The part of an RNA shown here (small-subunit ribosomal RNA, 3' major domain) has 462 nucleotides and comes from a Patescibacteria group bacterium. Its Rfam family is "Bacterial small subunit ribosomal RNA". It was read from a public genome assembly. The coordinates come from a structure-prediction model, not an experiment, and the mean pLDDT is 82.
[in-house]
Context: one part of a larger RNA
RNA sequence: AGACGGGGACUUGCACAAGCAGUGGAUUAUGUGGUUCAAUUCGAUGGUAAACGAAAAACCUUACCAGGGCUUGAAACCCCGACGAAUGUCCGCGAAAGCGGGCAGUCCGCAAGGACGGCGGGGCAGGUGCUGCAUGGCUGUCGUCAGUUCGUGAUCUGAGUUGUUCCCUUCAGUGGGGUAACGAACGCAACCCUCGUUGCCUGUUAUAUUUGUCAGGCGAGACUGCCCCUUCACGGGGGAGGAAGGUGAGGAUGACGCCAAGUCCGCAUGGCCCUCUGAUGCCCUGGGCCACACACAUAAUACAAUCGCCGCUACAACGGGUCGCGACGGGGUAACCCUGAGCCAAUCCUAAGAAAAGCGGCGCCAGUUCGGAUUGAGGGCUGCAACUCGACCUCAUGAAGCCGGAAUUGCUAGUAAUCGCGGGUCAGCUAUACCGCGGUGAAUACGUUCUCAAGUCUUGUA
Numbered sequence: 001a002g003a004c005g006g007g008g009a010c011u012u013g014c015a016c017a018a019g020c021a022g023u024g025g026a027u028u029a030u031g032u033g034g035u036u037c038a039a040u041u042c043g044a045u046g047g048u049a050a051a052c053g054a055a056a057a058a059c060c061u062u063a064c065c066a067g068g069g070c071u072u073g074a075a076a077c078c079c080c081g082a083c084g085a086a087u088g089u090c091c092g093c094g095a096a097a098g099c100g101g102g103c104a105g106u107c108c109g110c111a112a113g114g115a116c117g118g119c120g121g122g123g124c125a126g127g128u129g130c131u132g133c134a135u136g137g138c139u140g141u142c143g144u145c146a147g148u149u150c151g152u153g154a155u156c157u158g159a160g161u162u163g164u165u166c167c168c169u170u171c172a173g174u175g176g177g178g179u180a181a182c183g184a185a186c187g188c189a190a191c192c193c194u195c196g197u198u199g200c201c202u203g204u205u206a207u208a209u210u211u212g213u214c215a216g217g218c219g220a221g222a223c224u225g226c227c228c229c230u231u232c233a234c235g236g237g238g239g240a241g242g243a244a245g246g247u248g249a250g251g252a253u254g255a256c257g258c259c260a261a262g263u264c265c266g267c268a269u270g271g272c273c274c275u276c277u278g279a280u281g282c283c284c285u286g287g288g289c290c291a292c293a294c295a296c297a298u299a300a301u302a303c304a305a306u307c308g309c310c311g312c313u314a315c316a317a318c319g320g321g322u323c324g325c326g327a328c329g330g331g332g333u334a335a336c337c338c339u340g341a342g343c344c345a346a347u348c349c350u351a352a353g354a355a356a357a358g359c360g361g362c363g364c365c366a367g368u369u370c371g372g373a374u375u376g377a378g379g380g381c382u383g384c385a386a387c388u389c390g391a392c393c394u395c396a397u398g399a400a401g402c403c404g405g406a407a408u409u410g411c412u413a414g415u416a417a418u419c420g421c422g423g424g425u426c427a428g429c430u431a432u433a434c435c436g437c438g439g440u441g442a443a444u445a446c447g448u449u450c451u452c453a454a455g456u457c458u459u460g461u462a
Base pairs, nucleotide, nucleotide: 003461004460005459007458008457009456010455011454012453013452015448016447019411020410021409022408023407026301027300028299029298030297031296032295033294034292035291042053043052064287065286066285067284068283069282070281073124077123078122079121080120081119083117084116087104088103089102090101091100092099093098107114108113126274127273129272130271131270135268136267137263138262139261140259142257147186148185149184150183151182152181153162154161155160166177167176168175192251193250194249195248197220198219199218200217201216202215203214206211223245226239227238228237229236230235303404307363308362309361310360311359312358319350320349321348324343325342329338330337331336370401375396376395377394378393379392381390417440418439419438420437421436422435423434
């Protein structure tokens, strides 16, 4: 100087408390451990791993396993040699890759030679092999916490200290006052984006037109500016006006550093290792990553009457679309099929009156008209191909489950809870995941004793 304390003082945080909804029990989905396996590829492992890398494992992906093959190689550059333009096509073996063979074709240039192609030789390639404890870059975490430092000066034998401590204040090392310090830097705040109010301009679209919802651009507006109380000041409390009030709400933005934290399998890269007697490289077929006594994590759906089913009737927003979205019409109980208008999209489509909600009817507390797992049968769809291992439709089947032990999570307002919709990835999909969007819309906060974490000052200890 720090670290630590079942030391002290002060302060903060959904940290506790007050509330609401959960997890932990059930079934399923996904991830992980373990076990199994020819292989179940690899990484991530308290907080800070476990719906994580993976915004899509039937083949491919794919790195794993078995088998079949290749060896200047699947791809790149250069040199040499002989041959053939390039290219197209056929046959045999084969699961394919591959191996072997045949036919057609005859480029530019007078020539030398050249372009292109496979073959042979050489320089070389290749490696998702190891080391994240050799590294770059990127990332998590403390933490959007308010801290971390420097120059000059002063002080001290010195390491160091001061500044940055103190008082008041703030979300804030924010600001004010004081002060052996005076200044400054990285952080804070502001500058950036979105939402909320409004003026002007422009306008495709909507509408029959005016119009102006709306979209884009440029501005205005909020500053404790005004009033009252309080304060030396900074500021604090209340009020007016206002769409908005004291940081208006949300986002982006993450200081010095910590964990030899994570990543050599995104990429790059040092070193090591494998390869010209055939591999740790490369190609292919099939399998595996989907196994299953069990354990953990994250979710979905429920256990019902604030509910379930049926009928009728409303109201969104963000998005996506040409190898695409696909209206209307017709067929089918449906998934879906036929046809194919319109749209490169404020124009057409997705798209349906979004669902919850509202109105009417039935069910009357039961393992049920709750719940939907599992299984049987029959279908249509994508794709070369749905056996291992796809989703979807219809009929039948109808399991566990009656609110969950110890323990434990999230959330302070348009939030929690609840309801549906869209997108990326994508042929299809295991999405109940992730990223967004809107609809309905609460309860509670006395307070800081306690739990956890953090900050400032101070004290004790090795």